[in-house]
Description: FMN riboswitch aptamer (RFN element), 118 nucleotides, folded computationally. Its Rfam family is "FMN riboswitch aptamer (RFN element)". From the family's description: The RFN element is a highly conserved domain that is found frequently in the 5'-untranslated regions of prokaryotic mRNAs that encode for flavin mononucleotide (FMN) biosynthesis and transport proteins. Gene Ontology term of the family: FMN binding.
This record gives sequence, C1' cells and structure tokens, in this order.
RNA sequence: ACGCAUAUUCAGGGCGGCGUGUAAUUCGUCGACUGGCGGUAUAGCCCGCGAGCUCACCCGAGCAUGAUCUGGUGCGAUUCCAGAGCCAACGGUAAAGUCCGGAGGAAAGAAGUUUCUG
Repeated sequence: ACGCAUAUUCAGGGCGGCGUGUAAUUCGUCGACUGGCGGUAUAGCCCGCGAGCUCACCCGAGCAUGAUCUGGUGCGAUUCCAGAGCCAACGGUAAAGUCCGGAGGAAAGAAGUUUCUG
C1' cells in the first nucleotide's frame, strides 16, 4: 500500500394568505419553499442505488419506483452560466413533495478501528 472480514460513529429537507365547506397546511385561487447516496466536468429531473411491498425471515431473490429542454462557455457539462419548465414512496385524514404516522426505525453510503493474508 492492496484485498477479505470486523467493532464503532454519522447518515433528509420544505407553507403561508384568501375562498368554499360540518370538516381541507390535502380542494380552488394567489404567492412561496425543499432536494438522500454513488458515478460522471460540480446533477431532484443522465446512469445506478436507497426508503415501500412479497418470499425467505442471516445472506439473499422478486415486484413497485417521479420529472428537462433551449442557448452560451469549454477538449469535455441534459451537471457550470443564462432562460423557461417539470417531478416528488407508503399508511392516516376532506383528495397532502411541505401536516401526522411507521421512524428515538431501517438504509444507499460516508468516516474509520482492529485482525488476518500477500
């Protein structure tokens, strides 16, 4: 220094006014706000992964899983700059990206300890 294994720690953000109504932070209207992890020229919307469900119930397997264009710079950017857009799991509740709940959970992963091997 590399690889395998292992203990530990960390690991999700965001809404108000008015209206209708018995009831809405869920509907209508006006105006806001938020953006997990890895890869790649810096990414919510390019590729992949995670949160959900089923089987197994350790590993793992299967299913589900949203959304972007135009111009500019550049060797290179759907990632930067400019402009205009779009999207957002499951359960609850008057229909929810922003409320409540599973969740003081789990996890993509990040840091990093120790041991072993070469």